[in-house]
C1' cells in the first nucleotide's frame, strides 16, 4: 500500500414576527317562506368570536461522489413517482421511463464553488393551496468510516 468476501456503525435541514379570514360556531336583529295560531322552524342578510407553519408580507433549510480552489443552480448518483420483466410473491430482485433551479462583478495560476452583489429551486398523499405541518418513513438509498479473513 491494492484488491476480494464478510459483518458493523453512521447516512437531510427548515416559518421567528405580522396580515388576511374561505368555513365553523354563538346569540340576536330584520326580511321572506312554512307550518301552526301567537310560538316554532328553515333560508337569506347583518352583528360578534374563532380558524392557515399550506394564502399575503417576511423568515428559514440544503442528502451523496466528482470538479486545478471550499457548489441546492455545474458534471453525475440516491429519494419520490410511473412502467415492464423474473421469483423462493401483503414481499423481493433487476431493467427502463421521469428527474427543479446562476447570473454578473472581483481577487488568483487555477473558483457558474472563494468574495460582493441581485436572482432562482424544492416528490408524492392529507388538510383552506405546503421545499419548512402530519403521513409512508423507527422505511429505503447514493454513500461515509471502521473491523476481520485471505491474496498480491
Nucleotide at each position: 500500500u491494492a484488491u476480494u468476501u464478510u459483518c458493523u456503525u453512521c447516512g437531510g435541514g427548515g416559518c421567528a414576527g405580522g396580515g388576511u379570514g374561505a368555513g365553523c360556531u354563538g346569540a340576536u336583529u330584520g326580511u321572506u317562506c312554512a307550518a301552526c295560531a301567537u310560538u316554532u322552524g328553515a333560508a337569506c342578510a347583518g352583528c360578534a368570536g374563532u380558524u392557515a407553519u399550506u394564502c399575503c408580507c417576511g423568515a428559514c433549510c440544503g442528502g451523496c461522489g466528482g470538479u486545478u480552489a471550499u457548489a441546492g443552480u455545474c458534471c453525475g448518483c440516491g429519494a419520490c413517482u410511473c412502467u415492464c420483466g423474473c421469483c423462493u410473491a401483503u414481499g423481493g430482485c433487476g431493467a427502463g421511463a421521469c428527474u427543479g433551479a446562476g447570473c454578473c462583478a472581483g481577487u488568483g495560476a487555477a473558483a457558474u464553488u472563494c468574495c460582493g452583489g441581485c436572482a432562482c429551486c424544492g416528490a408524492c398523499a392529507g388538510u383552506a393551496u405546503a421545499g419548512u405541518c402530519u403521513g409512508g418513513a423507527u422505511g429505503a438509498u447514493a454513500g461515509a468510516a471502521g473491523a476481520a479473513c485471505a491474496u498480491g